[in-house]
Context: one part of a larger RNA
RNA sequence: UUGGGUUUAAAGGGUGCGUAGGCGGCCCUGUAAGUCAGCGGUGAAAUUUUCCGGCUCAACCGGAGCAGCGCCGUUGAUACUGCGGGGCUUGAGUGCGAACGAGGCCGGCGGAAUGCGCGGUGUAGCGGUGAAAUGCAUAGAUAUCGCGCAGAACUCCGAUUGCGAAGGCAGCCGGCUAGGUCGUAACUGACGCUGAGGCACGACAGCGUGGGGAUCGAACAGGAUUAGAUACCCUGGUAGUCCACGCCGUAAACGAUGAGCGCUCGCCGCGCGGGGGGUAACCGCUGCGUGGCCAAGAGAAAUCGUUAAGCGCUCCACCUGGGGAGUACGGCCGCAAGGCUGAAACUC
Numbered sequence: 001u002u003g004g005g006u007u008u009a010a011a012g013g014g015u016g017c018g019u020a021g022g023c024g025g026c027c028c029u030g031u032a033a034g035u036c037a038g039c040g041g042u043g044a045a046a047u048u049u050u051c052c053g054g055c056u057c058a059a060c061c062g063g064a065g066c067a068g069c070g071c072c073g074u075u076g077a078u079a080c081u082g083c084g085g086g087g088c089u090u091g092a093g094u095g096c097g098a099a100c101g102a103g104g105c106c107g108g109c110g111g112a113a114u115g116c117g118c119g120g121u122g123u124a125g126c127g128g129u130g131a132a133a134u135g136c137a138u139a140g141a142u143a144u145c146g147c148g149c150a151g152a153a154c155u156c157c158g159a160u161u162g163c164g165a166a167g168g169c170a171g172c173c174g175g176c177u178a179g180g181u182c183g184u185a186a187c188u189g190a191c192g193c194u195g196a197g198g199c200a201c202g203a204c205a206g207c208g209u210g211g212g213g214a215u216c217g218a219a220c221a222g223g224a225u226u227a228g229a230u231a232c233c234c235u236g237g238u239a240g241u242c243c244a245c246g247c248c249g250u251a252a253a254c255g256a257u258g259a260g261c262g263c264u265c266g267c268c269g270c271g272c273g274g275g276g277g278g279u280a281a282c283c284g285c286u287g288c289g290u291g292g293c294c295a296a297g298a299g300a301a302a303u304c305g306u307u308a309a310g311c312g313c314u315c316c317a318c319c320u321g322g323g324g325a326g327u328a329c330g331g332c333c334g335c336a337a338g339g340c341u342g343a344a345a346c347u348c
Base pairs, nucleotide, nucleotide: 003320004319005318006317007302008301012316014201015200016199017198021194022193023192025088026087027086028085029084030083031082033081034080035077036076037075038074039073040072041071042070049065050064051063052062053061054060091191092188093187094186095184096183097182098181100179103177104176105175106174107173108172109171110154114150115149116148117147118146119145120144121143125136126135162169163168206247207246208245209244210243211242216240220236221235222234223233258315259314260313261312262311263310266293267292268291269290270289271288272287273286274285276283277282297304298303321348322347323346330341331340332339333338
């Protein structure tokens, strides 16, 4: 390279939107570019190969033939693809009706807990641990009651639940806003799928400016433990944790499983809808989502199994022995931290 692969062996991009490109539903029609066929031309010779022949054989040499991806021209064919025209509604979208959810942003409100302040009661301890000590406390602590202030997070409900593209989202109320789903079949009439680049979003930590600071708490200090203890345990505690705006752009960003469409036995739950029978309990039908177990099938196995890792098609991304190394160099990005791209020598 041809290939073969990507849940766990190397390998799915963190996620979405979308440019180019690739791919693309049903019917009629035109064209004939791709495609297919006939004919003609070209495809030099030597070489190779088949047959015949010449040197006594062979090597060598001569003659004839076949073949030659392909290219050009010409005449046709029209199933498929392309291109042009017309039509369709099942793909896709819109409208109308309905309910759904911790989807997002902003504002307001609430109680418990914690800490602090003031006051009351009250007195010798409290706290902490395996045991202790550091620490706090007669300048009255801890405990308890009342009043007040502050910041952060929302117990129960709560789930094996729900929503979101992912990250993620949870007290209550309101405003603004996005979404999918079901029903209907009025409208558009293939408007679709994927998506290299690109753009946007993207937990935590971290960075910049300003604010805030109750709790917890890297660093740090002290007390213990220990042979030591730059730890685990304890007492404190700065950054941070919170808010606004701006950066960063990473992750075991995981279902370690890219997106889309179609097809392929079933059984048992849960969430949100629709329609039918029945007085009702209830029965069975249907759509979307979310779980469990399995037939066929798949798989190295574990396992997966209509939410596929089964059977197929389209498009993108990625892998190609371990270490060196996600390093060096260069480039791009960033305030920085660093990120993205990403080798080789050497070695096993």
The part of an RNA shown here (small-subunit ribosomal RNA, central domain) has 348 nucleotides and comes from a Prevotellaceae bacterium. The organism belongs to Prevotellaceae, within Bacteria.